This is a predicted structure of a 254-nucleotide part of an RNA (large-subunit ribosomal RNA, domain VI) from an uncultured Lentisphaerota bacterium. It was read from a public genome assembly. Its mean pLDDT, the model's own confidence on a scale to 100, is 86.
[in-house]
Context: one part of a larger RNA
């Protein structure tokens, strides 16, 4: 942090009640508002995708395409974000207890739940469930990984100091970057490489491209063509970019 509500079947038309009416208690199924949590699904949004279209400049003209006009306006939409979609939760149970009910039992031969003593009992209160937590300075614990060098002066000794010799494991900083992110932080990679682009394929979107050809006097329609074009997705590929360097950190407690 979270604890929720109702309805509905059953028990049962039973118990109760002259009828009218109608439970407790237990058992099963929903359902609403709330939360987290995600994006298969239905949607939304998708100014980085695709098509249509108006006015207008332009690219000598036509064709074909690009500016501008709120993304010109309009029809659809990948990836990511979303709710109104979609998944789950408030579940069982345990303590001590309020109020209240009670056991024994005196003070006060007898009553009395209370004075001593021991029970029952709530959606309420601690714990059970989630999350955050070791700055818990007594700073936890496991596991793995690296380092045990030599000489000299002081000292009674622990053990301090001084030269050399070697500085590991691990980390920073850098750079390719991410469903991490304000910034830092975290989190993958750095050529012994798929970290990003890019290139190939695929997926998906969108809806038959340009050009030639055919038909029509044209607007236009038909073949080549479910084509051509395709972000953010999903793989594969070193073609580019992650260069070379540098610091910190030691010798038995880090």
């Nucleotide at each position: 942090g979270a604890a929720c509500a109702u309805u509905c079947c059953u028990u049962a038309g039973u118990a109760c009640g002259a009828g009218a009416g109608g439970a407790c208690c237990g058992g099963g199924a929903a359902u609403g508002a709330c939360g987290c949590a995600c994006c298969u699904c239905u949607g939304g949004u998708g100014u980085u995708c695709c098509g249509g279209u108006u006015g207008u400049c332009a690219c000598g003209c036509c064709a074909g395409u690009g500016g501008c006009a709120u993304c010109g306006c309009c029809g659809g939409g990948u990836a990511g974000c979303u709710a109104u979609g979609u998944g789950c939760g408030g579940a069982a149970u345990g303590g001590a207890u309020a109020a209240g009910c009670g056991c024994u039992g005196a003070a006060g031969g007898c009553a009395u739940c209370u004075a001593a003593g021991c029970g029952c009992c709530a959606a309420g209160c601690c714990g059970u469930c989630c999350c955050c937590g070791a700055g818990a300075u007594u700073a936890u614990a496991u596991c793995u990984c690296c380092c045990u060098u030599c000489a000299g002066u002081c000292g009674c000794a622990a053990g301090a100091c001084u030269g050399a010799c070697u500085u590991a494991a691990g980390g920073c900083a850098g750079g390719u970057u991410g469903a991490a992110g304000a910034c830092u932080a975290c989190g993958a990679c750095c050529u012994u490489g798929a970290u990003a682009g890019g290139c190939u394929g695929g997926a998906u979107g969108u809806g038959u491209a340009a050009g030639c050809c055919c038909a029509g006097u044209g607007a236009u329609g038909g073949g080549u063509u479910c084509a051509g074009c395709c972000a953010a997705c999903c793989a594969g590929u070193a073609c580019u970019a992650a260069u070379c360097c540098g610091c910190c950190g030691u010798g038995a407690g880090g």